Annotation
Model confidence (mean pLDDT): 81 of 100. The RNA shown here (transfer RNA) has 73 nucleotides and comes from an uncultured Clostridia bacterium. Rfam family: tRNA. Rfam classes the family as a transfer RNA. Rfam links the family to the GO term triplet codon-amino acid adaptor activity.
RNA sequence: GGAAGUUUAGCUCAGCUGGGAGAGCACUUGCCUUACAAGCAAGGGGUCAUAGGUUCGAACCCUAUAACUUCCA
Numbered sequence: 001g002g003a004a005g006u007u008u009a010g011c012u013c014a015g016c017u018g019g020g021a022g023a024g025c026a027c028u029u030g031c032c033u034u035a036c037a038a039g040c041a042a043g044g045g046g047u048c049a050u051a052g053g054u055u056c057g058a059a060c061c062c063u064a065u066a067a068c069u070u071c072c073a
Base pairs, nucleotide, nucleotide: 001072002071003070004069005068006067007066010025011024012023013022019056027043028042029041030040031039049065050064051063052062053061
């Protein structure tokens, strides 16, 4: 220098053919317990990497940029 892939909650990830933003763990509160852990119940937490475009409507499609990973030279 060229090519491909990934980027979604604090962490690991799902999200199908464009229309509801989610799971597990973690966190908070309550119950339970002498207490802790475990268990049960409830709750909080997201500019979906950034910017622009297409569309009635974008995490999802298109373009550019950034970071990371891999391959080729």